Predicted 3D model of a 339-nucleotide RNA (Bacterial RNase P class A) from Sphaerochaeta sp. RNAcentral holds the sequence, with entries from ENA. A source record names the gene rnpB. It matches the Rfam family "Bacterial RNase P class A". Rfam classes the family as a ribozyme. The same sequence occurs in records of 2 taxa.
RNA sequence: AAGGUAGGCUAGAUGAUCGCGGGCGGCCUUCGGGCCGCGUGAGGAAAGUCCGGGCUCCAUAGGACAUGACGCCGGGUAACACCCGGGAGCGGUAACGCUAUAGAGAGCACCACAGAAAAUAUACCGCCGGCUAGCCGGUAAGGGUGAAAUGGUGGGGUAAGAGCCCACCGCACCACUGGCAACAGGGGUGGCAGGGUAAGCCUCGUCAGGAGCAAAACCAAGCAGCAGGUAGGGUAGUCCGUCCAAAACCUGCGGGUCGGUUGCUGCAGCCCUUUGGCAACAAGGGGCGUGGAUAGAUGAUCAUCAUACACAGAACCCGGCUUAUUGCCUGCCUUGUUU
Numbered sequence: 001a002a003g004g005u006a007g008g009c010u011a012g013a014u015g016a017u018c019g020c021g022g023g024c025g026g027c028c029u030u031c032g033g034g035c036c037g038c039g040u041g042a043g044g045a046a047a048g049u050c051c052g053g054g055c056u057c058c059a060u061a062g063g064a065c066a067u068g069a070c071g072c073c074g075g076g077u078a079a080c081a082c083c084c085g086g087g088a089g090c091g092g093u094a095a096c097g098c099u100a101u102a103g104a105g106a107g108c109a110c111c112a113c114a115g116a117a118a119a120u121a122u123a124c125c126g127c128c129g130g131c132u133a134g135c136c137g138g139u140a141a142g143g144g145u146g147a148a149a150u151g152g153u154g155g156g157g158u159a160a161g162a163g164c165c166c167a168c169c170g171c172a173c174c175a176c177u178g179g180c181a182a183c184a185g186g187g188g189u190g191g192c193a194g195g196g197u198a199a200g201c202c203u204c205g206u207c208a209g210g211a212g213c214a215a216a217a218c219c220a221a222g223c224a225g226c227a228g229g230u231a232g233g234g235u236a237g238u239c240c241g242u243c244c245a246a247a248a249c250c251u252g253c254g255g256g257u258c259g260g261u262u263g264c265u266g267c268a269g270c271c272c273u274u275u276g277g278c279a280a281c282a283a284g285g286g287g288c289g290u291g292g293a294u295a296g297a298u299g300a301u302c303a304u305c306a307u308a309c310a311c312a313g314a315a316c317c318c319g320g321c322u323u324a325u326u327g328c329c330u331g332c333c334u335u336g337u338u339u
Stems, first nucleotide, its partner, number of pairs: 001335009012305007020041002023038006043311001047322002050320005055212004062240004067208005072086005088099004102203002107201002109197003124143002126139006151169006170192001171190004176185003216262004225253005232244003267289001269288008
């Protein structure tokens, strides 16, 4: 210097003028509100609505089935499919990145085509032997087909071969050592055999009531119920239990209310520091208060500086993940050059 990889910060600033929302204080008011002053007013993702919760209501938030989700091990957290650490496998020269329950001998199912044969496995070419031009027997080492073909390499042996025998590797089982564990290590025994798919159904383990801020609570105002059905109705479905039942419930037609307040922002909150921990994080101490709109608020102009400017706007709130994106900085890895 180039390339790669893993992280962190930032998201224009200051001043003036005018214009918006809300808070506090003062004055005025025809009680609707008006004027003045001082503060304050969108994000790192507010996006996606993909997860997890807080909160509200349903008397039963009780049990079971079914259904759905999760799935290596340990830890963190209110919780999670999130985060941290570790192990295995795979990719990469490396720094690093990615993946997922165990079981295919509990059962069922699938592996097209090609090929002799893809599991109740078989012999197409070939090799060897005997009779002979073809038949019989042996064979699965060599070749072909295929994603995958009776463990692999080497040696011995054989008529030719084959775990037939041996060595090493692999596989299965057993105990030992290290580790909380997932796992790892070496040792012993055994010639030992078809593989893959379970993000196929399934078996195993854990978790899960439902609906949702247009939830719900209160106030004000206003109206008008009628007809039919059923024996039941009670926040996904089914059953049990339980509660309320001639009220409710369902269907059709019709009337009134499109008002106001709360919910609505003090939170599992943010910042600094100490201790513990590899870390995520936890505990202690100190400090701070930062939108609450409701036809929906922060815009315009000027001056200076500057990285001259991207993605982009809350609607109950919070913890994550994913996606979009300006500029700057740092660690590590590889290559090249110079000293």